[in-house]
Transfer RNA from a Deltaproteobacteria bacterium, 74 nucleotides, folded computationally. The prediction has a mean pLDDT of 81. The source organism's lineage runs through Bacteria, Pseudomonadati, Myxococcota and Myxococcia. It matches the Rfam family "tRNA". The sequence was found in a public genome assembly.
RNA sequence: UCGGGGAUCGUCUAAUGGUAGGACAGGAGCCUUUGGAGCUUCGAAUCAAGGUUCGAAUCCUUGUCCCCGAACCA
Numbered sequence: 001u002c003g004g005g006g007a008u009c010g011u012c013u014a015a016u017g018g019u020a021g022g023a024c025a026g027g028a029g030c031c032u033u034u035g036g037a038g039c040u041u042c043g044a045a046u047c048a049a050g051g052u053u054c055g056a057a058u059c060c061u062u063g064u065c066c067c068c069g070a071a072c073c074a
Base pairs, nucleotide, nucleotide: 001070002069003068004067005066006065007064010024011023012022013021018054026042027041028040029039030038047063048062049061050060051059
């Protein structure tokens, strides 16, 4: 430099263009002899900027970062 793949709550993982959910972790409460068990509840994310569309995590363009491969130099 070229080609391919990827980026979503703190972590992991869903969402066939229909307006972001679940688990774990965390906060609060309940229960219990106790809690590191159980129950209820709360908050929290789409890598960035544009475009298409009534509507974008999803499609298109550019960029950033990560992984794999190739080429070049030595």